[in-house]
RNA sequence: UACCGAUAAUGGCAAACUUAUCGAAAGAUGAGGACGCAAAGCUAUGGAUCUAAGGCAAUCAAUGAAAAGCGAUGCUAAGAUAGCCAAGCUACCGAA
Numbered sequence: 001u002a003c004c005g006a007u008a009a010u011g012g013c014a015a016a017c018u019u020a021u022c023g024a025a026a027g028a029u030g031a032g033g034a035c036g037c038a039a040a041g042c043u044a045u046g047g048a049u050c051u052a053a054g055g056c057a058a059u060c061a062a063u064g065a066a067a068a069g070c071g072a073u074g075c076u077a078a079g080a081u082a083g084c085c086a087a088g089c090u091a092c093c094g095a096a
Base pairs, nucleotide, nucleotide: 004094005093012037013036017032018031019030020029021028022027035083041089042088043087045086046085047084048081049080050079054076055075056074057073059072060071063068
């Protein structure tokens, strides 16, 4: 230095759940709380997953003279998840 990772040391993060706020939702943030984590530090680049506001499509279709079109259905990320997996960047400690 690279791998590796102790029932070591010093510290760190914080799932579920509760609560407040934001959001259409997924989810996020703060406080409490610890299931776990050696990158559970950072980045949505690839895959995967979640959501579908907006958009698109056709069918049904309230209403309407018509134009239109509430609502139902399907597709869609420009929204999310880094504690789903890769990839990139960075980092504490040092037994075997």
The RNA shown here (c-di-GMP-I riboswitch aptamer) has 96 nucleotides and comes from Paraliobacillus ryukyuensis. The prediction has a mean pLDDT of 84. Of the family's consensus pairs, 95% are formed in the model. It was read from a public genome assembly, where an Rfam model found it. The organism belongs to Paraliobacillus, within Bacteria.